SAH (S-adenosyl-L-homocysteine) riboswitch aptamer from Dichotomicrobium thermohalophilum, 68 nucleotides, folded computationally. Of the family's consensus pairs, 89% are formed in the model. Its mean pLDDT, the model's own confidence on a scale to 100, is 75.
[in-house]
């Protein structure tokens, strides 16, 4: 360091579709169709305290402060 794993990042709806993945086409044009908003971050021997950032639109509850 790079892949892949495991957890956390409050829970859900419904609209879109870039990447990824399937599929078909083969005009060799990366087209056409599907699926699709954790695909980011952080963290990985134990124990205690405190404590993130962030995820396209909108709509609903939940936690947490403040005000009344």
């Nucleotide at each position: 360091a790079c892949c892949g794993c495991u957890g956390a990042g409050g829970a859900a709806c419904g609209u879109u579709g870039c990447g990824u993945c399937g599929a078909a086409c083969c005009c060799u044009g990366u087209u056409u169709c599907g699926u699709c908003a954790g695909g980011c971050u952080c963290a990985g021997c134990c124990a205690a305290a405190u404590c993130a950032a962030c995820g396209a639109c909108g709509u609903u509850c939940g936690c947490c402060c403040g005000u009344g």